[in-house]
The RNA shown here (transfer RNA) has 72 nucleotides and comes from Candidatus Wildermuthbacteria bacterium RIFCSPHIGHO2_01_FULL_49_22b.
Its Rfam family is "tRNA". By type it is a transfer RNA. Gene Ontology term of the family: triplet codon-amino acid adaptor activity.
RNAcentral holds the sequence, with entries from ENA.
The source organism's lineage runs through Bacteria, Bacteria candidate phyla and Candidatus Wildermuthiibacteriota.
The prediction has a mean pLDDT of 84.
């Protein structure tokens, strides 16, 4: 150069066209507790970027961008 994979919360990962995008772990706030960092309840936080198909994209297509590999 060529191809293939992969990009969702601060980290890990689900989500395979229609549902407030959800878990784990992190992190604040309350409770509880002799004290908590343990345990309970709540809360914030996420689709890499730009087009395209559709009535409808996080999900399908192309194109940068990043990132892993494979061959030359």
């Nucleotide at each position: 150069g060529u191809c293939c994979c992969c990009a969702u919360a601060g980290c890990u990962c689900a989500g395979c066209g229609g549902a407030u995008a959800g878990a784990g772990u992190g992190c604040g706030g309350c409770c509880c507790u002799g004290c908590g960092g343990a345990g309970g309840c709540c809360g914030a936080g996420a689709c890499g970027g730009a087009g395209g198909u559709u009535c409808a994209a996080u999900u399908c297509c192309u194109c940068c961008u990043g990132g892993g590999g494979a061959c030359a």